[in-house]
Context: one part of a larger RNA
Molecule: small-subunit ribosomal RNA, 3' major domain
Organism: moss metagenome
């Protein structure tokens, strides 16, 4: 100086109080270790590994594990070689296999190669402890430099501060410093207010018209209009709009705090994010990439096949529950974010060209999202019919919810696990059961120990829905609305982490 440890003193943070919701228990899902295993590939292991590697693996994927194949071994050099280097191949034999892979029989090919050497290539082969890149962390806190001046012999300090204030090294001040930089702020994105400005047949309103139904009637209500006209409501440009500006009261009557009125809105959420680190993780993101292996009996490539799903057991994220604020049956009443048809396969079919195989334009379906109508308990399948999309799926009539009915505290009509049968889809293939349904079956669990998470308002909880992955598959994630509490609005006592003082061991 301080990254370390004593000790005092500030100050923060769901750290802890007050609570909610839990999660350890249960059964299932899934990752990790172990255990098996021919293999159960590989990484990461405190926060900062462990529903992570966008990692939901039937084939691929693919690194693993029984085996077949190919060379895609440029490029030199040398041998062999047109009296043929070499590739290829029906049949049989073999072989998971219609791999001439090798073997028998032989034909076909023609300098494309083969044999050694040297070099290269490739590799999900080692090394993240040689790397680069990019990400995670210290660390979401406020903290990090440098000029000039001062003080010191010097490293260094001081500027960066006793105090009061902020979320803040935010300021007010204070001041051997003045004057800055970089983070922080500002700044960008969404959210929320505009009867003010533009504008909309791809939004909606009113008026007319056209038709239908109600009403004795003045009319009301529905459906369709490319007739007129508006923008309030949707949508989205430019733009305002909030500054604690005002008012009380605290407060050096500075900075600001703290309550009130007015207002749509007086603490909304996210991005970006310094300085100095870590042998943090990634050679398995990369045709980034040094070295080292291996390189034709391959760690290269690619075919079958089976593994990553294997199960005396241990942790971790989780789903679904243990019910009457419930459940199951039948009415009802409401959303936001999304996202959708391939340059390329399959089939139909017009033109051109060609004796032909075909080949080149070009259109239409199929293949995605799927409506409406038939079939079927359902899953689902058949016909049609939109839509490269504010036009159509779709006003996404969503689920918690509401109203009625049943059930009545009984492992029950809670609760689905686990099993067996049977229908269907996707896929070339479903066994180890892809998924879905159907009908039987109906476990454990009666609110979870020690422990420990996450959480201050549209917040936590409950609930659905949509995108990602995706041929098929969510208990995952990433969004998105719908219902919507209980409690603090404090402290530093436990954990962390900043500042400041001392202190002296140590680098």
């Nucleotide at each position: 100086u301080g990254a370390c440890g004593g000790a005092a003193g500030g100050g923060c943070a769901c750290a802890c109080c007050a609570g909610g919701a839990g999660u350890g228990g249960a059964g299932c899902c899934u990752g990790c270790g172990g255990c098996u295993u021919a293999a159960u590939u590989c990484c990461a292991c405190u926060c900062a590994a462990c529903a992570g590697g966008g990692g939901g693996a039937a084939a691929c994927u693919c690194a693993c594990c029984a085996g077949g194949u190919c060379c895609a071994g440029a490029c030199u050099u040398u041998a062999g070689g047109a009296u043929g280097a070499u590739u290829g191949a029906c049949a049989g034999a073999u072989u998971g296999a219609g791999a001439g892979c090798u073997c028998u029989u032989u034909c076909a090919u023609g300098a494309u190669g083969u044999g050694a050497a040297g070099g290269g290539u490739g590799g999900u082969g080692g090394u993240g402890c040689a790397u680069g890149g990019c990400c995670g962390u210290u660390c979401u806190u406020a903290g990090u430099u440098g000029g000039u001046g001062g003080a010191g012999u010097g490293a260094u300090u001081u500027g960066u501060c006793u105090g009061c204030u902020u979320g803040a090294u935010u300021g007010c001040g204070a001041u051997a410093a003045c004057g800055a930089a970089c983070g922080a702020g500002a700044c960008c994105u969404c959210g929320g207010c505009c009867u003010g400005c533009u504008a909309a047949c791809u939004a909606g309103g009113g008026c007319g018209c056209g038709u239908c139904g109600c009403g004795c009637g003045a009319g009301c209500g529905g459906c369709g209009u490319g007739g007129c006209u508006c923008u309030u409501c949707u949508u989205a440009g430019a733009g305002g709009g909030a500054c604690c500006a005002u008012c009380u009261g605290c407060g050096a009557c500075u900075a600001g705090c703290a309550g009130g009125a007015g207002g749509a809105a007086g603490g909304g959420a996210g991005g970006c994010a310094a300085u100095a680190a870590c042998a943090g993780g990634u050679c398995a993101u990369u045709g980034a990439u040094g070295c080292c292996c291996u390189u034709u009996g391959a760690u290269g490539u690619u075919c079958u096949g089976g593994g990553c799903c294997g199960c005396a057991c241990g942790c971790g994220c989780g789903c679904u529950a243990c019910a009457c604020u419930g459940a199951u049956c039948g009415a009802g009443a409401c959303a936001a974010c999304g996202a959708g048809u391939g340059a390329g396969c399959g089939c139909c079919u017009g033109c051109g060209c060609g004796c032909g195989a075909g080949c080149g334009c070009g259109g239409g379906c199929g293949a995605c999202c799927u409506u409406g109508g038939c079939c079927g308990a359902g899953a689902g399948g058949c016909c049609u019919g939109g839509g490269g999309a504010a036009u159509c799926u779709u006003u996404u009539g969503a689920a918690u919810c509401u109203c009625g009915a049943u059930c009545g505290u009984g492992c029950u009509g809670g609760g689905g696990a686990u099993u067996g049968a049977g229908c269907a889809u996707u896929g070339c293939a479903a066994c180890u059961a892809u998924u879905g349904c159907u009908c039987a079956u109906g476990a454990a669990c009666g609110a979870g120990g020690a422990a420990u998470u996450c959480c201050u308002a549209g917040u936590a909880g409950g609930c659905g829905c949509g995108g990602g992955u995706c041929a098929c598959c969510a208990g995952c994630u990433c969004g998105u609305g719908c219902c919507g509490a209980c409690u603090a609005c404090g402290u530093c006592c436990c954990u962390g982490c900043c500042c400041u003082u001392u202190g002296u061991a140590c680098a």